[in-house]
Context: one part of a larger RNA
RNA sequence: CUGGGCGUAAAGAGCACGUAGGUGGCAUGAUGCGUCGGCGCUGAAAGUGCCCGGCUCAACCGGGUAAGGUGCGACGAUACGAUCAAGCUUGAGGCAGUCAGAGGUUAGCGGAAUUCCGGGUGUAGUUGUGAAAUGCGUAGAUAUCCGGAGGAACAUCUGUGGCGAAGGCGGCUAACUGGGACUGUCCUGACACUGAGGUGCGAAAGCGUGGGGAGCAAACCGGAUUAGAUACCCGGGUAGUCCACGCUGUAAACGAUGUCGGCUCGGUGUUUGGAAAUGAUAACCAUUUCUGAGUACCCUAGUUCACACGGUAAGCCGACCGCCUGGGGACUACGAGCGCAAGCUUAAAACUC
Repeated sequence: CUGGGCGUAAAGAGCACGUAGGUGGCAUGAUGCGUCGGCGCUGAAAGUGCCCGGCUCAACCGGGUAAGGUGCGACGAUACGAUCAAGCUUGAGGCAGUCAGAGGUUAGCGGAAUUCCGGGUGUAGUUGUGAAAUGCGUAGAUAUCCGGAGGAACAUCUGUGGCGAAGGCGGCUAACUGGGACUGUCCUGACACUGAGGUGCGAAAGCGUGGGGAGCAAACCGGAUUAGAUACCCGGGUAGUCCACGCUGUAAACGAUGUCGGCUCGGUGUUUGGAAAUGAUAACCAUUUCUGAGUACCCUAGUUCACACGGUAAGCCGACCGCCUGGGGACUACGAGCGCAAGCUUAAAACUC
């Protein structure tokens, strides 16, 4: 390389949008480009298959014949692919009517708690631990009551609940705004899928400028513990955590499972639509049945080394992309690109087992 693979052994890019490219629904006609058929030309020699022969055999060599790749010509076929023409509605999109939601952005508002400040009551302790000590406190602490300031986070509700492409999203109200589901089957008529490059989004930490700073808390300073204790425990405490704007671009960014579509027993919950029935009637509501879209669990066939997966597949198929190819060296060096830096992306070899 041909292959074989990618949940856990090496391997799914953190996620999306989208360029080129690849791939592409149903039915009709035309063309006959690909494709297919036999025919003709070509297809050097050597080589290869078969037959015969020459070196004592063989290798080797000679002769004959056949096959084979590509190309060309005329003729024929038209299923499939392609192109053109004119259609269809199931894919896709739109329209109308409903629906759920911590989806996003901005502004305002709220209560509880911690801390601090002022005042009152009050007196000797308090804090903390395995036990202590450092610390705080007669300049009046802790406790308790009243008032005030400020920042951050939103208990209960809360749920193998919901929403989002992922990261992620949770007090209340308003404004602006994205996506989704169902029902109708009204409109367009393949407008689709994937997606190398590219572009955007992207937790935490970190960086820049300016704010903010209650609590917490890397670093740091004390107290303990200990043989030591640059730790675990305790008392403090600065960056940071918060806001605005800009940068960084990485995570066990995980379902360790790429995206899209089709097919394939059952059962149990739950969220949210639609239809019907029942509860005497109407509304609400509840239950049941049917039918969608999600989200969990158990399991059949099947898959899997096993664990397990099992209509939310890791089953059976198709389209396209990414990735892997023994361990270490090495998520490294060098080079290149990006970045203010930290560093990130891409990514070897010697050597060694």